Description:
Transfer RNA from an Anaerolineae bacterium, 75 nucleotides, folded computationally. The source organism's lineage runs through Bacteria, Bacillati, Chloroflexota and Anaerolineae. It matches the Rfam family "tRNA". Rfam's curators write: Transfer RNA (tRNA) molecules are approximately 80 nucleotides in length. It was read from a public genome assembly.
């Protein structure tokens, strides 16, 4: 150095133009002699950034970071 896939809550992930969510995790409750499983509740987001389209963008384009994979160069 070219090409492609990806980037959403602390982790794993969904939501593919139209209200941003679920598991675990973490707070608190309930229950238990107690502690663990259980079972309720609550709390967490700059959808990597930036600029477009749109009445409306996590979603479509353009660019720029950033992991990852593939080709290539390695004189």
């Nucleotide at each position: 150095g070219c090409c492609g896939a990806c980037g959403u809550a602390g982790c794993u992930c969904a939501a593919c133009g139209g209200c941003a969510g679920a598991g675990c995790a973490a707070g608190c409750g309930a229950a238990u002699c107690a502690u663990a499983a259980u079972c309720g509740c609550u709390g967490g987001g700059u959808u990597a950034c930036u600029g477009g389209u749109u009445c409306a963008a996590a979603u479509c384009c353009g660019g720029u970071c950033g992991u990852c994979g593939g080709c290539a160069c390695c004189a």